[in-house]
RNA sequence: UACUUUCUUCGGGAACAGGUGCAAAUCCUAACCGGCGGUAAUAACCCGCGAGCGAAUAGCUGAUCUGGUGAAAUUCCAGAGUCGACAGUAUAGUCUGGCAGGGAGGAGAAGUUA
Numbered sequence: 001u002a003c004u005u006u007c008u009u010c011g012g013g014a015a016c017a018g019g020u021g022c023a024a025a026u027c028c029u030a031a032c033c034g035g036c037g038g039u040a041a042u043a044a045c046c047c048g049c050g051a052g053c054g055a056a057u058a059g060c061u062g063a064u065c066u067g068g069u070g071a072a073a074u075u076c077c078a079g080a081g082u083c084g085a086c087a088g089u090a091u092a093g094u095c096u097g098g099c100a101g102g103g104a105g106g107a108g109a110a111g112u113u114a
Base pairs, nucleotide, nucleotide: 001114002113004111005110006109007108008107009106010105017029018028019027031094032093033084034083035049036048037047038046044082045081052060053059064080065079066078067077068076086097087096088095
């Protein structure tokens, strides 16, 4: 250094304000948020994974364009957009709940073999 085994630990954010209404953090205006790995260069919206659903090794599951710089960017800069499980409740990405859960994966320690 590589392989492999075990253990420990970490591992999701967000509701200024106003309107209508008996009632809405759920509707309307506006505000705010963005897990993990990869990708020639930094990604919520490029390719995947996770969570969720499920008849359960199957399968299903969201969203971006234009211009600029550059060797290289749907990732940076400028501009304009878009999306967000299930259950509850006046219709919820943000409240409450399943969840003191699970988890992609990250870090560290010890050991085996070469």